[in-house]
Context: one part of a larger RNA
Molecule: small-subunit ribosomal RNA, 5' domain
Organism: uncultured Pseudomonadota bacterium
RNA sequence: GGACGAACGCUGGCGGCGUGCCUAACACAUGCAAGUCAAGGCGGUAGCAAUACCGACUGGCGCACGGGUGCGGAACACGUAGGUAAUCUGCCCUUUAGGGGAGAACAACCAGCCGAAAGGUUGGCUAAAUCUCCGUAACAUCGAGGUGUGGCAUCACAUCACGAUCAAGCUUUCUAAGGGAUGAGCCUGCGUCUGAUUAGCUAGUUGGUAGUGUAACGGACUACCAAGGCUACGAUCAGUAGCUGGUCUGAGAGGAUGAUCAGCCACAUUGGGACUGAGACACGGCCCAGACUCCUACGGGAGGCAGCAGUGGGGAAUUGUUCGCAAUGGGCGCAAGCCUGACGACGCAACGCCGCGUGGAGGAUGAAGAUUUUCGGAUCGUAAACUCCUGUCGAAUGGGACGAAAAGGUUGCGGGCGAACAGCCCGUGAUCCUGACGGUACCGUUAAAGGAAACCCCGGCUAACUCCGUGCCAGCAGCCGCGGUAAUACGGGGGGGGUAAGCGUUGUUC
Numbered sequence: 001g002g003a004c005g006a007a008c009g010c011u012g013g014c015g016g017c018g019u020g021c022c023u024a025a026c027a028c029a030u031g032c033a034a035g036u037c038a039a040g041g042c043g044g045u046a047g048c049a050a051u052a053c054c055g056a057c058u059g060g061c062g063c064a065c066g067g068g069u070g071c072g073g074a075a076c077a078c079g080u081a082g083g084u085a086a087u088c089u090g091c092c093c094u095u096u097a098g099g100g101g102a103g104a105a106c107a108a109c110c111a112g113c114c115g116a117a118a119g120g121u122u123g124g125c126u127a128a129a130u131c132u133c134c135g136u137a138a139c140a141u142c143g144a145g146g147u148g149u150g151g152c153a154u155c156a157c158a159u160c161a162c163g164a165u166c167a168a169g170c171u172u173u174c175u176a177a178g179g180g181a182u183g184a185g186c187c188u189g190c191g192u193c194u195g196a197u198u199a200g201c202u203a204g205u206u207g208g209u210a211g212u213g214u215a216a217c218g219g220a221c222u223a224c225c226a227a228g229g230c231u232a233c234g235a236u237c238a239g240u241a242g243c244u245g246g247u248c249u250g251a252g253a254g255g256a257u258g259a260u261c262a263g264c265c266a267c268a269u270u271g272g273g274a275c276u277g278a279g280a281c282a283c284g285g286c287c288c289a290g291a292c293u294c295c296u297a298c299g300g301g302a303g304g305c306a307g308c309a310g311u312g313g314g315g316a317a318u319u320g321u322u323c324g325c326a327a328u329g330g331g332c333g334c335a336a337g338c339c340u341g342a343c344g345a346c347g348c349a350a351c352g353c354c355g356c357g358u359g360g361a362g363g364a365u366g367a368a369g370a371u372u373u374u375c376g377g378a379u380c381g382u383a384a385a386c387u388c389c390u391g392u393c394g395a396a397u398g399g400g401a402c403g404a405a406a407a408g409g410u411u412g413c414g415g416g417c418g419a420a421c422a423g424c425c426c427g428u429g430a431u432c433c434u435g436a437c438g439g440u441a442c443c444g445u446u447a448a449a450g451g452a453a454a455c456c457c458c459g460g461c462u463a464a465c466u467c468c469g470u471g472c473c474a475g476c477a478g479c480c481g482c483g484g485u486a487a488u489a490c491g492g493g494g495g496g497g498g499u500a501a502g503c504g505u506u507g508u509u510c
Stems, first nucleotide, its partner, number of pairs: 001510004006506005013356006019349002021314001026312003030309003035061003040057001042055005068267003078191007087184002092180007100134005109124006140165004145160006193239003200230003205227008242264004246257004269290005292303004320346001322345003328342001329340004359389004369380004393451001395446005403437001408432010454499005459480003465494005475482002
């Protein structure tokens, strides 16, 4: 000198864009943060009814995304380059084939019972895109086998015959199979902090055979056999730490760092476990155990903000219990649409960066005043007053957006299905509808210099000097050092220097 997720002191006009619990992964009141769809039966409301709406239930898809945090972890966690002939992949795209027949149960509901509650239990009825069975079984997969071709050892491909495995709902839906895309799993080379005042470590340990298990390889696991494996190129142990793209600094090499944004990982009160599913060992799912909090009729139950706000606590320190789904994106749905504390906005904070303003021109009787003086004067100083202008920001007032185009409704035309001038679908044109921010940005008008400057420093380093007070006192100080009666170094005045809506101090880092 630069930088900061900063804090503190003094001060503070406006705007734009960003940023905002670095500490207790401490505990949490309250509200919201994940639903949606309808083939289905049931209950309720309105109605004469058709029907419409509401509710829980069954079922499908989603809840594994999005959002948060950095506890753990020195590791194939991450980065990079590869491998997978050792693998899986819902929704999506593409290709091929198929879609025949029959039956059943369980919720809801009804009845009874238990319980303070949470809830549970017994019996009975019922639907489906729920479940089960039968038939078909070419292709495909698996099992053992034959023939041929190729490769990288285990193998891959083609072909032949035997056994096992599917499906309703018109369709854009469903079933089986091949390919793609996307996502994921696993493996490997290299890189990745400190300590030797840590020198030896290791029995599933290292390898083999056979098996189990997995989507898949493998001591991943099991049985048996062998005695191996790692280490001074630092094993093991201990400490610390999320990693990276990046960020800061520096001429660079390097050093430091890993907030915001993006990729990956890990975690969800602590520990363990599996279930469902294409995908989890699952933040707002389940079970068990622990701690804590709450309810209780003492028998037993309920809960999990490291989601968004918010509260207490800790701390030098970090914001609203706001608005909206209008946009972008996501879930479900044919769609209308519903949900979305993701997101878009507004609010608070000079926390940061950037921009603007606090006026401009003229004006010497160099006014008054202040300071100083060698008493002549000098300085503040064109500074003020005064004259003439301007109108940024702010104030008032009038107009007033972009972000919106899709989807959808109505309608015209063309095409397809169709007997049809019904109807449905596709394309295209016209028109209608949709804005939280927001009466905001922006533009015009009105009045008016009016409402808008501080902070630090002035001995040297280091730009900027004098007077008074004090008298090794009071005090200053980043280093050198000032202060004991003429202090440019302390305190005040005047003057000056620097930066400027900021200026200094402290902390950290280069």